[in-house]
Molecule: small-subunit ribosomal RNA
Organism: Minisyncoccia bacterium
RNA sequence: AGAGUUUGAUCCUAGCUCAGGAUGAACGCUGGCGGCGUGGAUAAGGCAUGCAAGUCGAGUGGGUUUAGACCCACGGCAGACGAGGUAGUAACACGUAGGAACGUACCCUCUAGUCGGGCAUAACUUACCGAAAGGUAAGAUAACUCCCGAUGGUCUCGUAAGAGUAAAGAUUUAUCGCUAGAGGAGCGGCCUGCGCAGUAUCAGCUAGUUGGUAAGGUAAUGGCUUACCAAGGCUAUGACGCUUAGGGGAGGUGAGAGCCUGACCCCCACCGAUGGAACUGAGACACGGUCCAUACACCUACGGGUGGCCGCAGUCGAGAAUCUUCCACAAUGGACGAAAGUCUGAUGGAGCGACGCCGCGUGAUUGAUGAAGUCCUUCGGGACGUAAAGAUCUUUUAUGAGGGAGGAAGUAAUUGACGUUACCUCAUGAAUAAGGGCCUCCCAAUCUCGUGCCAGCAGGAGCGGUAAUACGAGAGGCCCAAGCGUUGUCCGGAAUUAUUGGGUGUAAAGGGUGUGUAGGCGGUCGUGCUAGUCUCAUGUUAAAGCCUGGAGCUCAACUCCAGAUCUGCAAGGGAAACGGCACAACUAGAGGAUGCGAGAGGUACAUGGAACUCAUGGUGUAGGGGUGAAAUCCGUUGAUAUCAUGGGGAACACCAAAAGCGAAGGCAAUGUACUGGCGCACUCCUGACGCUGAAACACGAAAGCGUGGGUAGCGAAUGGGAUUAGAUACCCCAGUAGUCCACGCCCUAAACGUUGCAGACUCGCUAUUCUGAGUAUCGACCCUCGGAGUGGCUAAGCUAACGCGGUAAGUCUGCCGCCUGGGAAGUACGACCGCAAGGUUAAAACUCAAAGGAAUAGACGGGGAGACGCACAAGCAGUGGAUUAUGUGGUUUAAUUCGAUAGUAAACGAAGAACCUCACCAAGGUUUGAAACUAAGUUGAAAGGCCUAGAAAUAGGUCCCUCGCAAGACAAUUUAGCAGGUGAUGCAUGGCCGUCGUCAGUUCGUGGUUUGAACUGUUCCCUUCAGUGGGGUAACGAACGCAACCCUUGUUGCCUGUUAUAAGUGUCAGGCGAGACUGCCCCCGUGAGAGCGCGUGAAAAGAUUCGUGCUCUCCCACGGGGGAGGAAGGCGAGGAUGACGCCAGGUCAGCAUGUCCCUCUGAUACCCUGGGCUACACACGUGAUACAAUGGCUAUUACAACGGGACGCAAUGCCGAGAGGCGGAGCAAAUCCUUAGAAAAAUAGCCCCAGUUCGGAUUGAAGUCUGCAACUCGACUUCAUGAAGCCGGAAUCGCUAGUAAUCGCGGGUCAGCUAUACCGCGGUGAAUACGUUCUCAAGUCUUGUACUCACCGCCCGUCAACUCAAGGGAGCCGGGAAUACCCGAAGCACCACUUUGGUGGUACCACGGUAAGUUCGGUGACAGGGAGUAAGUCGUAACAAGGCACGGGUAGCGGAAGCUGUUCGUG
Repeated sequence: AGAGUUUGAUCCUAGCUCAGGAUGAACGCUGGCGGCGUGGAUAAGGCAUGCAAGUCGAGUGGGUUUAGACCCACGGCAGACGAGGUAGUAACACGUAGGAACGUACCCUCUAGUCGGGCAUAACUUACCGAAAGGUAAGAUAACUCCCGAUGGUCUCGUAAGAGUAAAGAUUUAUCGCUAGAGGAGCGGCCUGCGCAGUAUCAGCUAGUUGGUAAGGUAAUGGCUUACCAAGGCUAUGACGCUUAGGGGAGGUGAGAGCCUGACCCCCACCGAUGGAACUGAGACACGGUCCAUACACCUACGGGUGGCCGCAGUCGAGAAUCUUCCACAAUGGACGAAAGUCUGAUGGAGCGACGCCGCGUGAUUGAUGAAGUCCUUCGGGACGUAAAGAUCUUUUAUGAGGGAGGAAGUAAUUGACGUUACCUCAUGAAUAAGGGCCUCCCAAUCUCGUGCCAGCAGGAGCGGUAAUACGAGAGGCCCAAGCGUUGUCCGGAAUUAUUGGGUGUAAAGGGUGUGUAGGCGGUCGUGCUAGUCUCAUGUUAAAGCCUGGAGCUCAACUCCAGAUCUGCAAGGGAAACGGCACAACUAGAGGAUGCGAGAGGUACAUGGAACUCAUGGUGUAGGGGUGAAAUCCGUUGAUAUCAUGGGGAACACCAAAAGCGAAGGCAAUGUACUGGCGCACUCCUGACGCUGAAACACGAAAGCGUGGGUAGCGAAUGGGAUUAGAUACCCCAGUAGUCCACGCCCUAAACGUUGCAGACUCGCUAUUCUGAGUAUCGACCCUCGGAGUGGCUAAGCUAACGCGGUAAGUCUGCCGCCUGGGAAGUACGACCGCAAGGUUAAAACUCAAAGGAAUAGACGGGGAGACGCACAAGCAGUGGAUUAUGUGGUUUAAUUCGAUAGUAAACGAAGAACCUCACCAAGGUUUGAAACUAAGUUGAAAGGCCUAGAAAUAGGUCCCUCGCAAGACAAUUUAGCAGGUGAUGCAUGGCCGUCGUCAGUUCGUGGUUUGAACUGUUCCCUUCAGUGGGGUAACGAACGCAACCCUUGUUGCCUGUUAUAAGUGUCAGGCGAGACUGCCCCCGUGAGAGCGCGUGAAAAGAUUCGUGCUCUCCCACGGGGGAGGAAGGCGAGGAUGACGCCAGGUCAGCAUGUCCCUCUGAUACCCUGGGCUACACACGUGAUACAAUGGCUAUUACAACGGGACGCAAUGCCGAGAGGCGGAGCAAAUCCUUAGAAAAAUAGCCCCAGUUCGGAUUGAAGUCUGCAACUCGACUUCAUGAAGCCGGAAUCGCUAGUAAUCGCGGGUCAGCUAUACCGCGGUGAAUACGUUCUCAAGUCUUGUACUCACCGCCCGUCAACUCAAGGGAGCCGGGAAUACCCGAAGCACCACUUUGGUGGUACCACGGUAAGUUCGGUGACAGGGAGUAAGUCGUAACAAGGCACGGGUAGCGGAAGCUGUUCGUG
């Protein structure tokens, strides 16, 4: 000293949280010793038991005893101290500084005195009452008890005279006492200034109240008390009320200022079960005294009594929680005493508690084979780790033994609780002694296993959904250490209440505006005074504590000594700059006078035209009106349109503007009257008269309210028509309040410049309104310079940025208002105002970790601009309808194996499911396995052929039986390792692929800009298929893409070559080349440069330069059009090639692969038979064939190319009607075969528009071929049969040229084939494109955003469910304070009587009672709102123009968000 947390990222604002210190603490785990401290904070709740205040025989009487001595009583002193507690108290209680009207036992000093006499009484004895506590009566007696007298310096009364007023003795001698007075010390009582918690949702309080006079009372002043008189006193500088609380020295924290606290120790106050009261006394209204009342508890013989731990121990209770019923008066101190001494739970000590602080220890040195063990591992090793063991050593501590203080003063003696103490010496022996928390980040320290959004963790952020460094465990590590953590509380960090030291345009925050009271602040000069201010010295600020220095316990904690500090207050001396006060003066602030001027400033009255509407009349006829389109509506009883006349109400076009005026709200036709403010000019006057401004008062849009008018248009509500899933809306037709006027209320707005008022200072440019001066002019305009306003752009500066920038959000001054996380909430309660609606003031519980501002990059928009694509349009041919093939869904099934399944699945994986394939089902079997490797052992077979059982696998039998000289090879079998899996996870992966998309994009280095995320480059202009190229440019370069390089094809030269051909020759094939490109010519357009011409300004001169323009010239680049040449012309055509990335896209079933799962009596592995993948009410996709005449059939005649062939292609020939059969020449291919006539085409003929000579499904029969095997389930041939279908709804696909369309041919897979599929080949061979408005896709720039999982986004409200807190609430219950009245104990005072013992009464008063309220709290049926919750319902309000721009105020309406009217804002 900071850190974490809002975001995709950034800066800011703001809250929350953490790291530090502290504690009378408590809890969890653990626990060796010592020293010093500390320990009932809650129930001021109740207390058993013991002790805590007595002492004096040198004051006195008595009793008992052998004595010493003890006991009782009178008397004296003490008991008012000490000890405890903090209930009450917001106060002269406390702190501090002062004051005058007082008292004082014991102590000190001084002065004077101490004479004479007397009456009682307790203890005791006797008698009696009572359970007890206790009491009654009689008798005797003493004193330092009490009474009387004398004296009188003191005191009282009195003018004086005068009167009254004290004492106690003890003793042998000193002496100790006693009385009175004076003084002192210390202590106490009283008074005052200042300081001293929260609350204004407590604003008025007070009748002894404030003062006076008199009296009483007190030690003393005083309304302290009483009588009378007066009507005062306190309060916004907070009275009164309520809540809370002992105050201070000090303690904690903090850099300090502060904030919090008031344990232990010290000072003060108050209290003693609760309430009241007095007595005694120097002192009390008395903790261990008295009386009364009340509550509680105890004893009781029921009549009556007794008690007060908030003393020390101890006990119960409540509580998270706080100790021994210990020792001693040895020390210090206190009471009494002459003293010895007695008493002392004060005190000195010990005990218990890690409660705190401090100190010590649990060993030290050496020891590598880096032991064993455990953990991890990439299997090599690494870590625990010199750690252990082992060896050597030491003895703090512990235990035992011995010695042994100080604390003791006061010297002669005696006297130690602690104390078997501290301390010293010796012995034994590493011997007796380590844990807690944490290890994702903040925050030091990580691996493995288990678990699988479960269990759990968590201070915050956040972890956990099968690879968790965050849960649990283990290992290792980190931090502290006899402790370590957690919880509570306080300060700090927090500049997060900001005096030091914050803010207020948009983050929270400027009052709606003015006038103005108190208050705060205040121009220039002079004199005087001075309570502010400054300075000097004095007193005080207790001690302890903190700090500094020193000293004593072995150190430290602790203790002692000294110093410093105590920032405060008081009284005194001085100064006069600043401030204040008084006086005198000034004119720069402010105000006034004179002249001129502008203006929608205000109020009242009058007048005007246009438009609208209504009425009447005329002309005129069928529509009008309205909308996206319509309808409701008006109109043949004559609308709309048009003309004329008349009535009515509201608002004032053009001028008009970023303009003007006003404090704001606001103000607009014209005129008149009255009236407020402002500006300029010139001089004159007053002389600081000023600024701001709580409270108060006034004004205050619209809506709304009351009363009375008025009502043309518009128009909440309402009615109707549409739209819609619905439409309580948007649109339309009507329409009431209202809008208008007068008077009275309301008092709020996004009342906004979201920017309070006043003053001063600080570069410029420009526009405009009002006014003045100068120049100029006949005058005006123009121009220059001023003043006052209103705007725009900027410098410096400021700001988080946006932005502000002389009209500041800059730099300063004065005053006021306001803010302190979001929600709850501008709400509840209370108060004030209002007719009401409501307004003003204004919380808390609870809940969240954010809410928010500005800017950035994306994405998105039913935002904009520009541009592209068979995207649309223009065309051609189709799909969707039929039959059929094939794939998919669904259904079915024992199984219909699995995957793909928007575009980007569906003739896809599959370039061939009868068995096999095969993964599915049924049944039967096998278990080191069907196949593989290694090691060891055994054998020389195994395989194969044949026979039996069986559906087969398999099992059994039989036949046969290796090589090598050897090592061994090969094969089989057994055992041990191991195999195997088309089982799961494509969301653990590799590889490969699809898609956007062959779209033109995606980035980097250096530099620059910005606080930063980021930007620039890559934007802009022209152009291109293209981020292609050019120009410009804070950018300059570069990379991946584009293009090119590669292949095929079109033209051609050369070379070579099998084959073809009889040959020449040459189709063809291969190789090397040429050719096209930015080349040539013409025209046009765009851009840049240069020249020239013209014009303009430049502040010493000159010059560079700058701006502009029509035409001209030259040159360059690009684009467009045309031409030549050429086989080919503007990339010639096609292919391969697919940037950064997106979709957790697809594939674990092609392959590979992590992890998981299944497998010693049986599988999810392996073998086999049969079945299934081919099912079939249905739906979808992709194809084939058609529906016919541009056709079908028959016959004849032509023209290809790519390919394939030895387990093969197969000719000629023969047989069959055909599929095919027999047969086999030739060919490993330019040679032979496939291959044939390729088909469409052409020629000729028939068909004549029909379900046909179209179409061919389906079915029957007979066959052929492949293959172990065609039943499920193959293809083909022949004959017969002859279905649907006559061009296809909504919708939708492909294609821009050798393309579409159409025609046939070949190949792969393959025994065969369900191929109409797929991949290729050639033949014939079109139409159309105006164009980019719309649909879709992609991309560029810009704009808005509350989205970033990125619009398939975000998000609002009602309703339903559950939970929580607070407020209201008919009431019910309890507490506090006070008032009125009644009663009135004890007691003081007073009165009366009295036998002097008392008795009775009066006033005051505690407790109690009655009554009406007040205040606080608890509870409460019920109703309403608020907050929260993985996945409820209804809608879609907001964010994009959010699909009707949104929002503020107000009013009405509606399930709900909301809608509508009116006015205002732009956010």